RNAcentral holds the full RNA, with entries from ENA. A computed fold for a 350-nucleotide part of an RNA from a Deltaproteobacteria bacterium, annotated as small-subunit ribosomal RNA, central domain. Its mean pLDDT, the model's own confidence on a scale to 100, is 87. Rfam family: Bacterial small subunit ribosomal RNA.
Context: one part of a larger RNA
This record gives sequence, structure tokens and C1' cells, in this order.
RNA sequence: CUGGGCGUAAAGGGUUCGUAGGGGGUUUGUUAAGUCUGGUGUGAAAGCCCACGGCUCAACCGUGGAACUGCACUGGAUACUGGCAGACUAGAGGACCGGAGAGGAGAGUGGAAUACCUGGUGUAGCGGUGGAAUGCGUAGAUAUCAGGUGGAACACCGAUGGCGAAGGCAGCUCUCUGGACGGUUUCUGACCCUGAAGAACGAAAGUUGGGGUAGCAAACAGGAUUAGAUACCCUGGUAGUCCCAACCGUAAACGUUGUGCACUCGAUGUGGGGGGAUUUGGUCCCUUCCGUGUCUUAGCUAACGCGUUAAGUGCACCGCCUGGGGAGUACGGCCGCAAGGCUAAAACUC
Repeated sequence: CUGGGCGUAAAGGGUUCGUAGGGGGUUUGUUAAGUCUGGUGUGAAAGCCCACGGCUCAACCGUGGAACUGCACUGGAUACUGGCAGACUAGAGGACCGGAGAGGAGAGUGGAAUACCUGGUGUAGCGGUGGAAUGCGUAGAUAUCAGGUGGAACACCGAUGGCGAAGGCAGCUCUCUGGACGGUUUCUGACCCUGAAGAACGAAAGUUGGGGUAGCAAACAGGAUUAGAUACCCUGGUAGUCCCAACCGUAAACGUUGUGCACUCGAUGUGGGGGGAUUUGGUCCCUUCCGUGUCUUAGCUAACGCGUUAAGUGCACCGCCUGGGGAGUACGGCCGCAAGGCUAAAACUC
């Protein structure tokens, strides 16, 4: 390579968009490139294979045949694939109407709580722990009342719920804005799927500059514990956590399950929409589309389990795996301010 695989054994790229490429609905005509078929030429000899023959046999050798699965030219076939031309509407997309949502960005604003400040009341403790101590407090703390300042996060609602491509998104209001869903006709007429490169987005931590800092809190300091205690516990506490601008580009970025389409028993909950039946109305019932859960049939699976949200049955395309360690390392290249990231071996060893 062929083959076999990728939920948990090695293996799905963090996500999306998208270039090349690969694949592609129904139908008519045409073409004849792929495809099928006939012919001609060529496909050196030797060798292999078959037949006959020559050395007493054989090896070896000779003669003939076959073969040389290929290529070129040429005649024909037209189902399928492709090209060209035309048509269609079931794929895809647009218009219109409608409701849902922590989808995104900006601005404004609210209450609770912590902390601090000012004042009042008040007096000897407070705090903390397994028990303590460090710490705070007669310069009046803790507690309590009133007022003020400031930052960060939004209890209840809240869900087994919703939205988003993923990361992720939650007080309330306004402005701007993306997507999905449902409905009925209508419009375009294959405009589609996937996607190497590439681009954009991408938690937390970290980096640069500027601001901000209530609480929390790496580092650090002290108190304990202990044989020791560079920890666990306690008292403090700086980066950071927050905002603006710019980087970084990684995660158990997980459903450890790539994307799209089609097909294949059911039961039950829940979110959004439509239709019907019924009702004063609500509720309830039937049905349908989209999402999100649980249980299960067939089937699949090494088992666990999956099971119309497939890990079932198929098709298209991409990514990835190939014993453990060495190693996601070295070297080189590219990217980065750095930290480091991406790509990615070998010796050796079991």
C1' cells in the first nucleotide's frame, strides 16, 4: 500500500465560514470524452507456458505455436458518468405574516450584601479554632442606629427550561443588530453537500500600556500543627480577578461521539409555533412541524451501553489512528513582546 478502524481499548481537527478538489435532484435533445465492442498496425530477440524434435536420458539446445493482459489509428453502440443546449420543482434560497429566547454590541439605571468613612448609643472585649495563637480593641473596638463613599456580583423567579457555530450567555430599561422556528400562498430554478490550503471567532490563566480595586486571593509575612510542615487550619496580604486598547490561541475546548442527506417499532415528560374538536372561558383531548430529556423494539456492540437527537441501515466529503517508553520531546521552519504555540523525528530500550 491493500485492509481494518476512531463513545470508553490508539484514533473526530476547539468552532464556523470558505478557495481548490471530490460528490451531486427530475426530464428532453445532442455529443461520444469516460465506458462497451469489431478491425488494422505495433507490442525486438531471448526467457516463461504448450507441442514436436536433437544430444543414450536429463540439464541444455533447436523448430513451431501461444502469450505479451499494453499503446496508437479506425468502424460501431449510447444504458450509465461527463460536455453542450433546453425544460421542471420534491433539494436549496428569497418575499410576506406571526410568536419565542440569559444570542451579540452600546448606553442608562435598581435593590440586597460586604468593606471603608462620619456621627449617635454603649463598654470590655472582639475575632478565630479541633483547641489555640498571631491579629483588632480603653487613642473606645465588636454590637446597634442614622447618613455617606466606592467597587464587584445579580438571591428569589430558575427548570430535568431557553439562546448561540463553538467558546459561552442571567437584576431592570432603551437603542442598534445576528440567527433559528411556525404559517400560507407566491417567487428564483439545482443556485446544493463536503471542504486540503486559508480566514475569522475562540473559557481560564498569562503578557503590554492606561485606569480601577469593595470582596476574594497565587506569591509573600506571621500564628499554629508536626519529628520536620517550604502544606492542609488561622490572621494578614501583592499581582490577579473588573474596565479600555492590543496580544496570546491553549483546555477533561467532552456528548471524550466530524459535517450533510435519506431510511428504520413504540411509550412518556418538557420548551416554541400551527391546525382541529370542545367550552361562557380556562382546562382537557386529537393532530402536525421544530427543539430538548427519559425508557425501550429491531439492529448494532468486546462488554458497558447506543437505540428516529443512533453507537442501527446506507450515500458524499473532510480529519485522524497503526505496540509501550523515548516524546507531543530534540532539530529545523513558521507564529509570539515574552510565556510559549503549531508542525514533528531518531538513536536507544521493553